[in-house]
RNA sequence: AGUGAUGGUAGAGGUGCGAGCCUUAAUAGUAAAAGUUUGGAGAAGAUUGAGCUUCUGUGAAAAACUUUGAAAGGAUUGCUCGCCGAAGUGGAGAAAGACUCAUUCUUUUCUUUGCUGGUCCUGCGUUUAAAAAAUGUAGGAUUGUCAAGAUGAAAUAUCUUGGAGAGCUAUCUCACAU
Numbered sequence: 001a002g003u004g005a006u007g008g009u010a011g012a013g014g015u016g017c018g019a020g021c022c023u024u025a026a027u028a029g030u031a032a033a034a035g036u037u038u039g040g041a042g043a044a045g046a047u048u049g050a051g052c053u054u055c056u057g058u059g060a061a062a063a064a065c066u067u068u069g070a071a072a073g074g075a076u077u078g079c080u081c082g083c084c085g086a087a088g089u090g091g092a093g094a095a096a097g098a099c100u101c102a103u104u105c106u107u108u109u110c111u112u113u114g115c116u117g118g119u120c121c122u123g124c125g126u127u128u129a130a131a132a133a134a135u136g137u138a139g140g141a142u143u144g145u146c147a148a149g150a151u152g153a154a155a156u157a158u159c160u161u162g163g164a165g166a167g168c169u170a171u172c173u174c175a176c177a178u
Stems, first nucleotide, its partner, number of pairs: 002176004007172005014084001016083006024075001032068007042055004046104001048102004087116011117143010145163007
């Protein structure tokens, strides 16, 4: 051994990310259904209030016993596919859903904005049936990459410190400069 562009194309990290299908555990002997007994007027439609509809003295709610007995979401195994801000998550806003209106909560989608290079562990929270998993935050370890420094004859080597994916490597295009 030029500068600039969140420009184009192709790649790398690794228990790498996501989706679909399959397997398995747990959820759970739970919910629910049927029967018997007690009970004696309420119960259901996400919470609350009002309304509306349905069930109910041919026995509601609740409780006990017996029989039958799930599923969703989350996780896991393997395969296939798409990929390397892959993707995830916090905040704000909007729309739709669950009988109608209002309220609260929750699910899905979209817009905007912040954070996170990847993986693992620990503490404190959130969520969940859960000591699983996920997620927020703080700390730590490890790994890839770039920069600076030191050692070394040198190396694609070793060590220390630090940064972030709008990064890194290779290559192309455009503009400017020489």

Lysine riboswitch aptamer from Pseudoneobacillus rhizosphaerae, 178 nucleotides, folded computationally.
NCBI's taxonomy places the organism under Bacteria, Bacillati, Bacilli, Caryophanales, Pseudoneobacillus.
The model forms 98% of the base pairs in the Rfam consensus.
Model confidence (mean pLDDT): 77 of 100.